[in-house]
RNA sequence: AUGAAUGUACGGGGAGAGAACGCGUGAAUGCGUCGCCGAAGGAGCAAGUAACGGGUGUUAUGAAUCUCUCAGGCAAAAAGACUCGUACAGGACG
Repeated sequence: AUGAAUGUACGGGGAGAGAACGCGUGAAUGCGUCGCCGAAGGAGCAAGUAACGGGUGUUAUGAAUCUCUCAGGCAAAAAGACUCGUACAGGACG
């Protein structure tokens, strides 16, 4: 300073899939069975990069709303990646 990235707080928007069945309890967020969802969190990896090797290779590293479905979720509410606004912090480029 016509103040970047980023962070925090508050507010707005914000998808999917079972109010499944059985058992049990004073009550339940408990127990069992089958089905399903991906957008909290977690895990996996492509290019690239690095090391090694004679080598099409091996090892390490490596993103997502992709993949998995451990966790979580499948009426409403709550939560919710992501996004918008405001405030504060921040101090990149010039």